[in-house]
RNA sequence: GCUGCCCUAGCUCAGGGGUAGAGCGCAUCCUUGGUAAGGAUGAGGUCCCGGGUUCGAUUCCCGGGGGCAGCA
Repeated sequence: GCUGCCCUAGCUCAGGGGUAGAGCGCAUCCUUGGUAAGGAUGAGGUCCCGGGUUCGAUUCCCGGGGGCAGCA
């Protein structure tokens, strides 16, 4: 330099047009004599950035940034 893939909650990842979810973690409560385990509830996200298409974009298209891999 070329090609492909990825970027979503603190972490690991789903979701591929109709205002975002899981597991783990975190907080509060229940249970116990007290822990652990278990259960209930909750908080936490400008969906990497900027444009375009669309009534509507995390999702589709273009450009940029970052990461990984392959080729040269």